[in-house]
The prediction has a mean pLDDT of 85. This is a predicted structure of a 510-nucleotide part of an RNA (small-subunit ribosomal RNA, 5' domain) from an uncultured bacterium.

Context: one part of a larger RNA
RNA sequence: GAUGAACGCUAGCGGCAGGCCUAAUACAUGCAAGUCGAACGGAUGUAGCAAUACAUUAGUGGCGCACGGGUGCGUAACGCGUAUGCAACCUACCCAUCAAAGGGGGAUAGCCCGGGGAAACCCGGAUUAAUACCGCAUAAUAUAGUUGAAUGGCAUCAUUUGAUUAUUAAACAUUUAUGGUUGAUGGAUGGGCAUGCGUUAGAUUAGCUAGUUGGCGAGGUAAAGGCUCACCAAGGCAAUGAUCUAUAGGGGUUCUGAGAGGAAGAUCCCCCACACUGGUACUGAGAUACGGACCAGACUCCUACGGGAGGCAGCAGUAGGGAAUAUUGGGCAAUGCCCGCAAGGGUGACCCAGCCAUGCCGCGUGCAGGAAGAAGGCCUUCUGGGUUGUAAACUGCUUUUGGAAGGGAACAAAACGGGCAUGCGUGCCAACUUGAGUGUACCUUCAGAAUAAGCACCGGCUAACUCCGUGCCAGCAGCCGCGGUAAUACGGAGGGUGCAAGCGUUGUCC
Repeated sequence: GAUGAACGCUAGCGGCAGGCCUAAUACAUGCAAGUCGAACGGAUGUAGCAAUACAUUAGUGGCGCACGGGUGCGUAACGCGUAUGCAACCUACCCAUCAAAGGGGGAUAGCCCGGGGAAACCCGGAUUAAUACCGCAUAAUAUAGUUGAAUGGCAUCAUUUGAUUAUUAAACAUUUAUGGUUGAUGGAUGGGCAUGCGUUAGAUUAGCUAGUUGGCGAGGUAAAGGCUCACCAAGGCAAUGAUCUAUAGGGGUUCUGAGAGGAAGAUCCCCCACACUGGUACUGAGAUACGGACCAGACUCCUACGGGAGGCAGCAGUAGGGAAUAUUGGGCAAUGCCCGCAAGGGUGACCCAGCCAUGCCGCGUGCAGGAAGAAGGCCUUCUGGGUUGUAAACUGCUUUUGGAAGGGAACAAAACGGGCAUGCGUGCCAACUUGAGUGUACCUUCAGAAUAAGCACCGGCUAACUCCGUGCCAGCAGCCGCGGUAAUACGGAGGGUGCAAGCGUUGUCC
């Protein structure tokens, strides 16, 4: 000097930040991922004579739930950082371009009926729809073969351009102009894989390795590869530290230092890993999936004892641990994300508010005059003097913070929606609505010095000295050291010094 700090004493206000470093311990309760009726058949309600219209939505279906949010257990590793490569790859939604949407079929949830169960839930029958599911037709710049040409590459080959054979698609909806669907190419975005270099300590760890190292072939994958398997060879790593053990998420950065370095990895951003413990796959463009599934285990809960339910390292909150770390708050107004043609819905992301001097920054606790140098305190060489001290009283002035009254924002884009123009991107026009924070910030006025100073230290280092008490006692102390009767070092007082809404102590780092 610094700190995610803690403790003691003290405490007026505001702005901006930060806030379980320990038990990845266990969790009561609420919320944290939904949405679409412009995919579908129903059901319920309202209106209507009815047709039908409107509203709601349990189910089928679509998209999302792989993002966002949390934590740092594991990991010394291609995990991370950096530089490259893929002639070895994928990419939903989005953008551009080229094409296509022809004709059929069978089910099933729901509803209804019946049954079982304490519950969770389950079984049977009948019946129904779709942008759900399944054939058929059509199709190339797709896929897989065969076969030419050109160019390029060290090369297995790559690119471009022909011929030919085979294979592969679909869905419609509505408010009629939109939205959606299928195939293909290119882009964008996001990912996957590989390689060089760098990345803690220990040799009181010296040898390690059989899918091990390589080859050929096959399987598998989006894709290269012992990734897996059969066969063959006997290799591969290691004193430039293999293997083993311990510790640890990595980086941007942060702290310190003149620098070189050293230390750290909270908040914010990027990457990784994990989601009660261990394992497994399914679905999907994407997961081996925090608030999905299955199996095993530990634990907790319900039970009619037959059987079931659960996972806060999401936001709050509870218990426990600890020196120690906050509210079971408000709102989707903004930003962003998901769904939807849209209106809109959802969002403990986020925006706000609450608590805490935890930190940084700013402001205030008054200003000017005022000597009888008052009283009191303290010291003293004591009819006196010194000091506290312009300090107070007193006079005048001001009014920040706080109080009262009145006014009162920005954050909102006149966004979205509507109309017009435009090939598109987009631009223009008119009117309305929407604010959690909030009657907050801020502004004006009013009264009145009114509402506001402490903490540590004073032997030297180190700025600041005397008296009393104590008498190697009681005590102090960072180091040197003080205290045994004149203690500037202990305790108190007066005075002083330093910082100041803080001051000191302790821990940690340079």